[in-house]
RNA sequence: UAACUAUAUUAAGCGCCAGAACAUAAUGUUGACGAGGUCAGUAGGUAAUCGAAAAUUCGGCGGGUACUACUGCGGCUUGGUGAAUCGUCAGGUAUAUUACAAAAAAUAAAAUCGAGAUUAUAACAAAAUGUAUACCUCCACUUGUU
Numbered sequence: 001u002a003a004c005u006a007u008a009u010u011a012a013g014c015g016c017c018a019g020a021a022c023a024u025a026a027u028g029u030u031g032a033c034g035a036g037g038u039c040a041g042u043a044g045g046u047a048a049u050c051g052a053a054a055a056u057u058c059g060g061c062g063g064g065u066a067c068u069a070c071u072g073c074g075g076c077u078u079g080g081u082g083a084a085u086c087g088u089c090a091g092g093u094a095u096a097u098u099a100c101a102a103a104a105a106a107u108a109a110a111a112u113c114g115a116g117a118u119u120a121u122a123a124c125a126a127a128a129u130g131u132a133u134a135c136c137u138c139c140a141c142u143u144g145u146u
Stems, first nucleotide, its partner, number of pairs: 014062004019058001020030004033051003039072006073087003079142004091136007106121004
């Protein structure tokens, strides 16, 4: 110095990079800006919603709160079992209405050969969520009560 093993810590527009682009004395730099999203487990794997941006936020690899299937638990039920449907604000669809960002850019500071990166300053979203209305669904068997 490298490999292996063990332990601990760390992420979800999260992590890494041999392509590409840019800078350079060595070799480095960039490589997703926030909002939103988890009942538990297993499997699938070419899975990923919303907008912002002077758009390489390209391309590649891995992962991941989405989706599907199965199992379990729970809601919906007078009780029990099953089916359907959902996930703790717990049936679906549609319409109307309702709120809040960060980066980029600009300026300043420190730092650098430089590309870039760091810190500070004021703003501007959509989906969502909630509320209201309408439509659809609200089953089967069995038990108890009236």